[in-house]
RNA sequence: GAGAUAUCCAGAAAGGUGGAGGGACGGGCCCUGCGAAACCUUGGCAACCUGCGAUGGCGUGAGCCUGAGCGUGGUGCCAAAUCCUGCCGAUGCGUGAUCUGAAAGGAUCCGCAGCGGAGAGAUAACAA
Numbered sequence: 001g002a003g004a005u006a007u008c009c010a011g012a013a014a015g016g017u018g019g020a021g022g023g024a025c026g027g028g029c030c031c032u033g034c035g036a037a038a039c040c041u042u043g044g045c046a047a048c049c050u051g052c053g054a055u056g057g058c059g060u061g062a063g064c065c066u067g068a069g070c071g072u073g074g075u076g077c078c079a080a081a082u083c084c085u086g087c088c089g090a091u092g093c094g095u096g097a098u099c100u101g102a103a104a105g106g107a108u109c110c111g112c113a114g115c116g117g118a119g120a121g122a123u124a125a126c127a128a
Stems, first nucleotide, its partner, number of pairs: 003126001005124004013042005021031003025086004043078003048074002051070002056065003082120001087117003091113004096109005
């Protein structure tokens, strides 16, 4: 740290220092003097990498592959779904607007809802 890959509706907080902000950004909605950010200590979650490794397969053999599980070590994380949303699409609904039509109806837009995708962001293990 350009770029590509995977994951993101689960899970897990106490104490000390500190003293007003924080939840990436915009819009919302929240958290916060019953103490924000940040730092420290201790604890925990998780299983990406590492390590150990049941089972199974291959091999005459040394061994190789697999890799359930565990959680040593390295990160990460410990309010709310990545807190929700933002851009595009189709669907449904509307006692919404405009246009069209004699009418029935049709078209475009707008709003709402859940859905699919993209983007942005975060983290891991790589990395020009």